[in-house]
């Protein structure tokens, strides 16, 4: 230098172009003599960045970062 992959809530992932979710993890309540466990409700998001396409973009195109794998070069 090329080639693929990945980047979404604190974490760990999900999401046929059409309202951004789930388990966790916190918070509040229930249950229990008390905690754990359970149960129930309920906070929390600049979908890495800029820029295009579209009526409409986490998804589709181009560029850039970051990180992972794999080629190649070098002597």
């Nucleotide at each position: 230098u090329c080639c693929g992959g990945c980047a979404u809530a604190g974490c760990u992932c999900a999401a046929u172009g059409g309202u951004a979710g789930a388990g966790u993890a916190g918070g509040u309540g229930g249950c229990u003599g008390u905690u754990a466990a359970c149960c129930a409700c309920u906070u929390g998001g600049u979908u890495c960045c800029u820029g295009g396409u579209u009526c409409g973009a986490g998804c589709c195109c181009a560029g850039g970062u970051g990180c992972c794998g794999g080629a190649g070069c070098c002597a």
Model confidence (mean pLDDT): 80 of 100. A computed fold for a 75-nucleotide RNA from a Lentisphaeria bacterium, annotated as transfer RNA. RNAcentral records the identical sequence in 2 taxa. The sequence is in RNAcentral, with records from ENA. It matches the Rfam family "tRNA". Rfam describes the family as follows. Transfer RNA (tRNA) molecules are approximately 80 nucleotides in length. By type it is a transfer RNA.